The RNA shown here (transfer RNA) has 73 nucleotides and comes from a Candidatus Margulisiibacteriota bacterium.
Taxonomically the source falls in Candidatus Margulisiibacteriota (Bacteria, Bacillati).
It matches the Rfam family "tRNA".

[in-house]
C1' cells in the first nucleotide's frame, strides 16, 4: 500500500429481479405453579456502519469515508 469479504433490534441471522425491514433468543407485562425453573399470550425496541450519487422507489446499484476478518507485497 493493493485485492477480496463482512457491516441490518441488546445478541445470533433473514429480506425474491429494487417495491411497506422480519425471525429465533434477549427485555417487559399479564396468565398458568405456594415459588422457581418452564410454557402460552401480548408488546416495546432498528430508519440498514457514516457521507455523498442514480431512481417515482435503495439494506439491495454506483462513489469515498470508518470498522473487522482474510490472502498478496
Nucleotide at each position: 500500500g493493493g485485492g477480496c469479504c463482512u457491516g441490518u433490534g441488546g445478541c445470533u441471522c433473514a429480506a425474491u429481479u429494487g417495491g411497506u425491514a422480519g425471525a429465533g433468543c434477549a427485555c417487559u407485562a399479564g396468565c398458568a405453579u405456594g415459588g422457581c425453573a418452564u410454557g402460552c399470550u401480548a408488546g416495546g425496541g432498528g430508519u440498514u456502519g457514516g457521507g455523498g450519487g442514480u431512481u417515482c422507489g435503495a439494506g439491495u446499484c454506483c462513489c469515498c469515508c470508518c470498522a473487522g476478518g482474510u490472502c498478496c507485497a
RNAcentral holds the sequence, with entries from ENA.